[in-house]
Molecule: transfer RNA
Organism: Candidatus Berkelbacteria bacterium RIFOXYA2_FULL_43_10
RNA sequence: GGGCCGUUAGCUUAGUUGGUAGAGCGCCACUUUUGCACAGUGGAGGUCGUCGGUUCGAAUCCGACACGGUCCA
Numbered sequence: 001g002g003g004c005c006g007u008u009a010g011c012u013u014a015g016u017u018g019g020u021a022g023a024g025c026g027c028c029a030c031u032u033u034u035g036c037a038c039a040g041u042g043g044a045g046g047u048c049g050u051c052g053g054u055u056c057g058a059a060u061c062c063g064a065c066a067c068g069g070u071c072c073a
């Protein structure tokens, strides 16, 4: 320098034929207990790596860039 893969909630991740984003763990509150834990119920938390483009509409399609992994030179 070039090819390929990845980047989504605090962490691990689903969502891939475009239709206003989910789960598990964790966190908070309540119930339960003498108290803690477990369990149950409810809740908060994400402008989907950044910037543009296409589209009525983009996590999803296209381009550039950044970061990580891998291969080639």
Base pairs, nucleotide, nucleotide: 001072002071003070004069005068006067007066010025011024012023013022019056027043028042029041030040031039049065050064051063052062053061